[in-house]
C1' cells in the first nucleotide's frame, strides 16, 4: 500500500408521515421535524424483473369501453459495471 471484512468513532444517507411544486399516472424535486432502516440506501436502466398507460400504435367492441406495445418510472428488487470513507479482529 493493495485484496478481503465490517467492530468502533467522525460524519452521511433516508422509507414513511406532513407541506410546496412538477406529472395522465408511476414516480419525482424541494422545505420542516421525527427517524423504519442502510456499510455503498453512492453513480449507471445494461440484462432480468416491478410499476404506470397519458399521447401514439396494433387489435377487439362500435354505446360507454377493453387488451397488448415504453419510448415514462423503480438503483430502498437481484445481478453486472463504475467510484469512494474509517480500519478493530
Nucleotide at each position: 500500500c493493495c485484496c478481503a471484512c465490517g467492530a468502533a468513532a467522525c460524519g452521511g444517507c433516508a422509507a414513511g408521515c406532513c407541506c410546496g411544486g412538477g406529472g395522465a399516472a408511476a414516480c419525482c424535486c424541494g422545505g420542516u421535524g421525527c427517524a423504519c432502516g442502510c456499510a455503498a440506501a453512492g453513480c449507471c436502466a445494461c440484462g432480468g424483473g416491478c410499476c404506470u398507460g397519458a399521447c401514439g400504435g396494433a387489435g377487439c367492441a362500435c354505446u360507454c369501453g377493453c387488451u397488448c406495445c415504453a419510448a415514462g418510472g423503480c438503483a430502498g428488487u437481484c445481478g453486472a459495471g463504475c467510484u469512494a470513507c474509517c480500519g478493530a479482529a